The RNA shown here (small-subunit ribosomal RNA) has 1487 nucleotides and comes from an uncultured prokaryote. Rfam family: Bacterial small subunit ribosomal RNA. The sequence is in RNAcentral, with records from ENA.

RNA sequence: AGAGUUUGAUCCUGGCUCAGAACGAACGCUGGCGGCGUGCUUAAUACAUGCAAGUCUAACGAGAAAAUUCGGCUUCGGCUGGAUGAGUAAAGUGGCGAACGGGUGAGUAACACGUGGGCAACCUGCCCUUGAGACCGGGAUAAGCCCUCGAAAGGGGGUCUAAUACCGGAUAAUAUCCGGAGAUGGCAUCUUCACCGGAUCAAAUGUUUUUCGCUCAAGGAUGGGCCCGCGCUCCAUUAGCUUGUUGGUGGGGUAACGGCCUACCAAGGCGACGAUGGAUAACCGGCCUGAGAGGGUGACCGGCCACACUGGGACUGAGAUACGGCCCAGACUCCUACGGGAGGCAGCAGUAGGGAAUAUUGCGCAAUGGGCGAAAGCCUGACGCAGCAACGCCGCGUGGGUGACGAAGCUCCUUGGAGUGUAAAACCCUGUCAGUAGGGAAGAACCGGUCUUUUCGGCCCUGACGGUACCUGCAGAGGAAGUUCCGGCUAACUCCGUGCCAGCAGCCGCGGUGACACGGGGGGAACGAGCGUUGUUCGGAUUUACUGGGCGUAAAGGGUGCGUAGGCGGGUAAGCAAGGCGGUCGUGAAAUCUGGUGGCUUAACUGCCAGCCUGCAUUCGAUACUGUAGACCUUGAGUACGAGAGAGGAAAGUGGAAUACCAGGUGUAGCGGUGGAAUGUGUAGAUAUCGGGAAGAACACCAGUGGCGAAGGCGGCUCUCUGGCCUGAUACUGACGCUGACGCGCGAAAGCUAGGGGAGCAAACAGGAUUAGAUACCCUGGUAGUCCUAGCCGUAAACGUUGGGCACUAGGUGUUGGAGGUAUCGACCCCUUCAGUGCCGAAGCUAACGCAUUAAGUGCCCCGCCUGGGGAGUACGGUCGCAAGGCUGAAACUCAAAGGAAUUGACGGGGGCCUGCACAAGCGGUGGAGCAUGUGGUUUAAUUCGAAGCAACGCGAAGAACCUUACCUGGGCUUGACAUGUACUUGAAAGCCUCUGAAAGGAGGUCUCCUUCGGGGGCCGGUAUACAGGUGCUGCAUGGCUGUCGUCAGCUCGUGCCGUGAGGUGUUGGGUUAAGUCCCGCAACGAGCGCAACCCUUGUCCAUAUUUGCCAUCAGGUAAUGCUGGGAACUAUAUGGAGACUGCCGGUGACAAGCUGGAGGAAGGUGGGGACGACGUCAAGUCAUCAUGGCCCUUACAUCCAGGGCUACACACGUAAUACAAUGGUCGGUACAGAGGGUCGCGAGACCGCGAGGUGGAGCCAAUCCCCAAAACCGGCCUCAGUUCAGAUUGGAGUCUGCAACUCGACUCCAUGAAGGCGGAAUCGCUAGUAAUCGCGGAUCAGCAUGCCGCGGUGAAUACGUUCCCGGGCCUUGUACACACCGCCCGUCAAGCCACGGAAGUUGGAUGCGCCCAAAGCCGUUAGCCUAACCGCAAGGAGGGCGGCGUCUAAGGUGAAGCCGAUGACUGGGGCUAAGUCGUAACAAGG
Repeated sequence: AGAGUUUGAUCCUGGCUCAGAACGAACGCUGGCGGCGUGCUUAAUACAUGCAAGUCUAACGAGAAAAUUCGGCUUCGGCUGGAUGAGUAAAGUGGCGAACGGGUGAGUAACACGUGGGCAACCUGCCCUUGAGACCGGGAUAAGCCCUCGAAAGGGGGUCUAAUACCGGAUAAUAUCCGGAGAUGGCAUCUUCACCGGAUCAAAUGUUUUUCGCUCAAGGAUGGGCCCGCGCUCCAUUAGCUUGUUGGUGGGGUAACGGCCUACCAAGGCGACGAUGGAUAACCGGCCUGAGAGGGUGACCGGCCACACUGGGACUGAGAUACGGCCCAGACUCCUACGGGAGGCAGCAGUAGGGAAUAUUGCGCAAUGGGCGAAAGCCUGACGCAGCAACGCCGCGUGGGUGACGAAGCUCCUUGGAGUGUAAAACCCUGUCAGUAGGGAAGAACCGGUCUUUUCGGCCCUGACGGUACCUGCAGAGGAAGUUCCGGCUAACUCCGUGCCAGCAGCCGCGGUGACACGGGGGGAACGAGCGUUGUUCGGAUUUACUGGGCGUAAAGGGUGCGUAGGCGGGUAAGCAAGGCGGUCGUGAAAUCUGGUGGCUUAACUGCCAGCCUGCAUUCGAUACUGUAGACCUUGAGUACGAGAGAGGAAAGUGGAAUACCAGGUGUAGCGGUGGAAUGUGUAGAUAUCGGGAAGAACACCAGUGGCGAAGGCGGCUCUCUGGCCUGAUACUGACGCUGACGCGCGAAAGCUAGGGGAGCAAACAGGAUUAGAUACCCUGGUAGUCCUAGCCGUAAACGUUGGGCACUAGGUGUUGGAGGUAUCGACCCCUUCAGUGCCGAAGCUAACGCAUUAAGUGCCCCGCCUGGGGAGUACGGUCGCAAGGCUGAAACUCAAAGGAAUUGACGGGGGCCUGCACAAGCGGUGGAGCAUGUGGUUUAAUUCGAAGCAACGCGAAGAACCUUACCUGGGCUUGACAUGUACUUGAAAGCCUCUGAAAGGAGGUCUCCUUCGGGGGCCGGUAUACAGGUGCUGCAUGGCUGUCGUCAGCUCGUGCCGUGAGGUGUUGGGUUAAGUCCCGCAACGAGCGCAACCCUUGUCCAUAUUUGCCAUCAGGUAAUGCUGGGAACUAUAUGGAGACUGCCGGUGACAAGCUGGAGGAAGGUGGGGACGACGUCAAGUCAUCAUGGCCCUUACAUCCAGGGCUACACACGUAAUACAAUGGUCGGUACAGAGGGUCGCGAGACCGCGAGGUGGAGCCAAUCCCCAAAACCGGCCUCAGUUCAGAUUGGAGUCUGCAACUCGACUCCAUGAAGGCGGAAUCGCUAGUAAUCGCGGAUCAGCAUGCCGCGGUGAAUACGUUCCCGGGCCUUGUACACACCGCCCGUCAAGCCACGGAAGUUGGAUGCGCCCAAAGCCGUUAGCCUAACCGCAAGGAGGGCGGCGUCUAAGGUGAAGCCGAUGACUGGGGCUAAGUCGUAACAAGG
C1' cells in the first nucleotide's frame, strides 16, 4: 500500500466481497509447564444453607453455669454451703459506628454526567488550632423479680434500681434576635467592621491519675447542598407545547436561593438555533480502530450518578428519605395450633432457571485499609491469598551435533527414476520443564514484652500464601504437537474415487468421465500450545467527502418567478476589541498513553521521573482580517430625461381565404375511399359547377437556428389600457446589493364544476377491411373534448435533461436591435462600441462524447438535490383536491450487479456503391406415371454401422448370391485366426490318405537336415507366463484427411503516428479492375499470407525426330487397300522453341491507372479449360480407411464355421434412367470419332444359333493385333390412335459367369402388354463448342450400372437491365445483440416458496387525562381520653401523648379518546423459482 467481481475487449461511475487489527467472547479439533491478568454481556428472574457490622465495663446497674476444690448431711442414690471459675459468658441501659466499605445498571435524554465558574443564598459528626467553661439540683426507666396473654413471633400489668440516659435552675460570649448611631467594600437585593442598650441559649463524668471525654464560640481541614455558561443519541411520517404554567405581592417552608408550597394579581413562558411527543441509553477518565480527522464502545481499574422484591412514606441522625432499619400497599415464597406471623443475595460463596456462554458453599486477618476501644484487642467474604477455565497477554519446552547419491514403508512415474529426506536408524552429546531428594526465603513495620534507660537504641514475639518462590544434587532423550489451508484474490500440486450426483463456496465461482475447486492418499504452505469457524467493531470505504466527493449523458438542478428569516457582501480614514492571533496565571484527579530509567533470570506485569491531556477559565498585549457604532465616497444598485425595436400581457372591435351546412340554378350516374376493397353516399338527383345565405374555428404567403416574455408560452388587422427590455448623454440618491429554507403568485396539454357555443378535427363507441386472432395500425361515421365566461386541478422528455448572481480567461464568422465614426447624391459598403441570438474553434476542463466570453474553463457567494439495482415514487401516516389525483415518502425481502461513454464485430423488413445463372431474358428438366437406386418409417431373430438444411439421401459402397460382413440363429474353440519374448516339453501333430460331420472341427496311419552319435538346428505341436485380439464407447480428448462459406478478395505484421484505453491509422478517400488489380491522394512507410503469374492441357506456327503413324512427288503392284520400293512434303506423334505484351493507332480519362474503337494476327485485352483454396468459421464429417489418449470385454464385446440377413414393404422423400410420340417409331441402305483398355486378357476372319451366345483360334504384352460408334444422311412403311407410341408386369424357353443364381445375378428369344396423352403448389441446371441431344470407353469386377469417372459426334436460344428474391464484398448508420437476429426481451395466466400491505375483528403493552375510593405518613386542627420531672399549698395549669377531623397521596376501581405491537377468514400487489401457456410490446426505421 491494495486486490477480486458488470464487458468480446476498454475507460469511467457504482455497489458487493477479501487481505489487517481488536474482543469480558462462544463453538470444532487438539492440548506440556510457568508468570501476570480476566471470568453471568442473557432473567434488575427466584433463592436452600453459611458468612458479609459491630464495638466499648476506662459511661451504667445487675450478673450465671459447667468444671475443680474445701466443708456439712446422707437412706450412700444423692442433697447442700463456701472458694476458684468470674465480676467472666450471655442479656440490658448508654455512647460511637451502622449514610463507609461491597454490589448492580433497572430507571434516567436530566444541571444526571463532563468541563469551567458562582453561593454577598448554605450545612459539615469524628480531626486540627484558638478562646472561655463544666456550678447546684431533680424525677424516672430497661435489665432483674412477681403475675399474666399467645402455637409462635411477640406482648401486657405490678414492683426495685443506675448512668457520660432524661429534666429544672445558675453563669455566659466575638452565638442568635431587637433597637440606636457610624465607617468600609461590592454586584441590584446587600456585605464587612468597631460602639451602646435589651432579650435568649451550655455542660458529664470515667480511669491503673498518665490522661480520655463534655459544653459554648471563632477559625481551619474534609465531606456535602444549591445555582450558572458550554458540551451530550435517533425520529419532523412527533409542529405546536404550557394553568403552578411565566412573572409579581403577602405568607409558609428549608441548612440554604427558588412556584419549593399557598392566597391574590397580571397574561405571560417555550418552539424550525427543533419546543412538545416517541424510541433508545446510566455518564465520564478511558478502551478498540484509524496516517489523522473521525467511527465504534463505556467489561476489568478509577471518578460521579441512580437503584436495593415493586410502589408510596416518613422517623432517627452531623449526614439517609437508609442494600443486610421502620411503617403502609402489592406480587411472590415460607411457618402456623388457622387466631396470626416471617422474609427480601443487584454483599461473598453456592442453587435452580434462562442461555452459545462465565468459576470454590476454600484459607487468613500475616500485610494494606476500615469500625469501636485509653489500650490489649475484637469485628471486617473490604482486602491478602489459594482453587477452577488456553478466556487473554507474555515467557519456556517437546532436544542438539554427526549421519547415504540416499534404508524400509508410502506416493508418483515416461519404468530410467523421482519425492518424503539428514528426515529415520545408528553414533556422540546436553539436561531447560516435568519427576525425585536435600536446603529454603523476602514480604515484618508496628503493637506488646524485656534490657540499658536521658536520648540514640539493643534483644524477643507475630506469615494465610507455604515447605511456596528460589538454590543444589540425581537419573534418563527418556513424559510433552497440533490445527487450518494449497482454482484466483493468497504462500502452497499431484494420484485415485465420484460424474450437475455426492458435495464445496468469503467474492468470482467449481462438479454433466481425464475436477490442482467435491471425498481420500502422498506431497507442500502458514501459524504453533494452539489452530480454525462464527459473531461484533473500526479499517481498507475519498462508499456521507471538515480534512476529502459530486449533480449535460452514469444517482443527482426545484417547472418558473416574487420574496420573509438566514447566509454572504464595494471604496476611504479614524475608533472599539466580540471573533481570530500572541504571552501570563489557574485548572485539565490518579491510572491509562509516549519517552527515559529502575524491580521481578527475560517478557508480560510493575515502581520512579518527564512529557502528553490538543480543553475551559483568567489576565495582559497587538489590531492586518472579519465584526461593530458613527463619518465620508461613487465604480455596484437605483431614479430622472431623449430616442428605439418587439407574435410581451389584458380587453373591445374588425377582415378575407378555406371547410361543412341551408335554399335555389345548370347537370347525370355515379361519387367517395384504399395497397386492393368494403362499409358510407347517390335517380326522392349526389359528386361536379354557378351565384346567394347563415355559422364556428384557425389566421396561408410575409416567416427567418428572426423577435418578445421569468417560465408555461406568444403569429390576420385596428384602437384603448399596461409590464419589461435596449441605447445615448447629463444630473441625482449614496451600498439602498446577491441569494433565498418556510411562504405567496404564475404555470402546456389532458381532466373536473356551472353556463354558453359547436364549422372542422376527434378519445370512447359503431360499422367496413386486414389478420391465425386484430378489443390495433387503414377506411366510413361519430360523442365527450377542442372554443368562450367564471372557478378548480398543479402535473409534463415543464429539456439547453446544464439553479441564480458577480468577476476573469485567444479568436473567426453569420444574424437581430441601438449608438458613434468614415464615406456617399443616396440606399449600400467599411470601422468602433453596447445589448441579444447562432455556428466554428485556442488554452483549459471532461470517463469519453463533448463544452469552450451564451463554459461543462478559472474563482467567490447563496439555494436545491444525489449516495448500488429491484421492491417503489409503492405501502402506511399526514396534508392539499369536488373527483381524478398531487406533495411528502419508507421497510421487509431479493440480486451481484444495475449503469455512462467509447471500441471491434455481428445483425437490420437502415442507406450508398459493386458483384455472382442471383433475378430477368431464354433452352431443357424435376414435382404427375411405371421402373431403378438411396433415405426415412415400419417390420424382423437380424433387416450391421455411419452420413442429417444448403454442405445427409445413385453418399462411405470403383459394384452385399458364398466371401465381403461388421448383423442374426446354431455349432465349435480359449496363449487363441494374427505378432513377439521367456521357460519346460513332444517329434509327425503340417502335408497326404481313411472315417465322421452342414462345415469348422474331431479320431486314426505316416518327419527332415547336420552330427564328433553326446547332441544341435529347422519346422510344427503342447504346457505355463508375459501378452494377443475387439468394425466395443468417446470425432465433445485427438492426429491425419475432407466438406463448406469460396477462387469470395480478403486476412495480417514491423516501425512510426493518434488515443488514458479497448483500439485506430496503414487497409479509408477519388478513379479503375475479375481481383487489397493498378494509379492518384493521404501520418504513414514498408512487408507477409491470399489475387495474378510461374505448372498441365487446348488453339497457330517453326525446328528436330520418323515407326507401329503419314503418302504430295517418283517407281512397282492389286479386284481393292501405303500393299511394296521409296519419300520426310502434309497429317499425326513428342521433344524443344516462337507467339499476346494494351506492344501499335484513334478517342476518352486527371498528363495516371485504365476504358473504348481499330489495325495486324491462329488467337486481343485473364484466349478456353484444369491443377492450385489466405486468416478463419461451422466443438461441420470421419475412433468403421489409417493412427491414437482414456474407458470397457478377456472360455468373450476375441476367434472359426454353416445357414440366414444387409435385397423385408401399408407408406413418405431425394436422385437418376425410360417415356407419353410424327423434329417421332420401324425396316433397309450408306458414312464419320475421340479417349481408353487388353496375356488368369482383348479376341479378328470363318462356321453354328432368330438371339443372348457357342465352336474355333489368326493376330496382339499393342501408334503394329483386338475391343469400335450412335445420332446424322438416303429410301420405304406407319398417320394421331393408348397407336407399328410406351415398355412395366407376368408366363414359357434359354445363354453366360460362378462350388452354388431358391431367398437374391445379368442377358436373350417367344408371348403378355400396365400406368402414362407433357404433369398442382412449388422447384433445378445452363451464357458457347455451353445447354440440349447421340453414342463410345474405363475403374470396380468371376458375374452383375439406368450409378460414377472420362471421351468425342451433332449443336442452339437469350441476357433490355439490376426494381425485386438468394449469396457475397467495401463504406456508412442504428443497436438494449457478443452463444452475436435461429440474438435479446415484455406482460397476463398456471404451479411452488418467501416477506409485506389491507381487513369484520380478537388480543396484549406503555403512557397521559377525568372521576370514585383511599393505606401508611408528614403537616394543620381538635370540643374526647391519658399524662413522672416545670409552676402551684391545693384545685388546677403549662407542656406532651393517644384518639377524632381535614389537605395531600401510593396502590386499586372506572370512563372516553389516542399510541405501539401480536394475531385474523378473506384479499392486494411484490420478489424468487426448471426447459409451463398465450401472444410480440421494446432493442435495427424492431417491421